[in-house]
Context: one part of a larger RNA
RNA sequence: GAGUAACGAUAAUGAGGGUGAAAAACCCUCACGCCGGAAGACCAAGGUUUCCUGUCCAACGUUAAUCGGGGCAGGGUUAGUCGACACCUAAGGCGAGGCCGAAAGGCGUAGUCGAUGGAAAACAGGUUAAUAUUCCUGUACUUCUUAUAGUUGCGAUGGAGGGACGGAGUAGGCUAGAUCAGCGCGGCGAUGGUUGUCCGCGUUUAAGGCUGUAGGCAAGUGGCUUAGGUAAAUCCGGGCUGCUCACUUUAGUGUGAAUGCUGAGAGCUGAUGACGAACGCUUCUUUGUAAGCGUGAAGUGAUUGAUGCCAUGCUUCCAAGAAAAUCUUCUAAGCUUCAGACUAUAAGGAAUCGUACUCCAAACCAACACAGGUGGUCAGGUAGAGAAUACCCAGGCGCUU
Numbered sequence: 001g002a003g004u005a006a007c008g009a010u011a012a013u014g015a016g017g018g019u020g021a022a023a024a025a026c027c028c029u030c031a032c033g034c035c036g037g038a039a040g041a042c043c044a045a046g047g048u049u050u051c052c053u054g055u056c057c058a059a060c061g062u063u064a065a066u067c068g069g070g071g072c073a074g075g076g077u078u079a080g081u082c083g084a085c086a087c088c089u090a091a092g093g094c095g096a097g098g099c100c101g102a103a104a105g106g107c108g109u110a111g112u113c114g115a116u117g118g119a120a121a122a123c124a125g126g127u128u129a130a131u132a133u134u135c136c137u138g139u140a141c142u143u144c145u146u147a148u149a150g151u152u153g154c155g156a157u158g159g160a161g162g163g164a165c166g167g168a169g170u171a172g173g174c175u176a177g178a179u180c181a182g183c184g185c186g187g188c189g190a191u192g193g194u195u196g197u198c199c200g201c202g203u204u205u206a207a208g209g210c211u212g213u214a215g216g217c218a219a220g221u222g223g224c225u226u227a228g229g230u231a232a233a234u235c236c237g238g239g240c241u242g243c244u245c246a247c248u249u250u251a252g253u254g255u256g257a258a259u260g261c262u263g264a265g266a267g268c269u270g271a272u273g274a275c276g277a278a279c280g281c282u283u284c285u286u287u288g289u290a291a292g293c294g295u296g297a298a299g300u301g302a303u304u305g306a307u308g309c310c311a312u313g314c315u316u317c318c319a320a321g322a323a324a325a326u327c328u329u330c331u332a333a334g335c336u337u338c339a340g341a342c343u344a345u346a347a348g349g350a351a352u353c354g355u356a357c358u359c360c361a362a363a364c365c366a367a368c369a370c371a372g373g374u375g376g377u378c379a380g381g382u383a384g385a386g387a388a389u390a391c392c393c394a395g396g397c398g399c400u401u
Stems, first nucleotide, its partner, number of pairs: 013031006032398004040378004046358002050356001051075006060068002080141002082354003087118002092113003098107003122139005142350011153335002158330004166317005172310003177304005182203006188196001204274002208269003215262004219244008228236002245256003275299001278295006284288001318321001364373002380392004
């Protein structure tokens, strides 16, 4: 220079009360304003205690601070079912033997790792200052072991099936949700009107079990045989043949039914439960409809309707669109009064790790409490083709002079 520029989005503040040494900024209340495909809610990654409570205000906070993601102290993360681990494999890594190399080492078989994929099972309500599909209440489900009873050809690291998959387009059936009506409870407005075709609020209930629908797919089932499936096979594949409903056709030709597999949703149950507006009672540093306790109404219908479900469906196209295990089945060795398998019942087990909080951000990546960047899920109302846009719910904020 200079008490100058600046104090980081122009979403916006004002009043009353409280606390306090001190209040524009903290707390409570009222009003106003902003976002609302987000500036709300929930996850993954990352962070690693930032979460909650008490206390403090030197420094940190672009100002003050009684406040804080700041200091100090204490507390907080509860799982058979969520995720990981464990099982399986992909790209890729490592790699016994092996091959190559002067060596270091390189490549690679068997194998062994490796999720971003496959693969068993849980929902509703309540509860904490802070956790909850984890605790509690109620109602479920899966898998393993053992025992008992009954039945019985069981058996794999092998064979077969299955798992098992692309793009685009697409009609239909549903549901979530929404809206309206009905129903229940409450209100009658300090200013002209408001007993009315008025106003406000509520009208919520899961998984599981039973049932097997709209729809999708497929002919099914015996017998004989068999150069294939590295051996075997009753399994799979190939061949021959028998049987099976109705209508129809020149024709076992076509259509449909039956049957089997699959399959949303609805219905019944779950639920004589839970939730629920309102009302009553109790408590008081805050007389607030605050906290706790109790009683507990209605709880139906219609319309609309998804980008969600049926659906890994169907149609169509060419560039022809993972693998392996769980699972089903077949036998080999073997076992065959054992063992093993199946069914039912009962008892017992289900370890370990993660779980707080943040997550389009003041907590992650950017030297900062930085107008930048950051994958997925949810998707209310009015207008609208719409997830555009505008105004609003729920909810969250007014961006620290």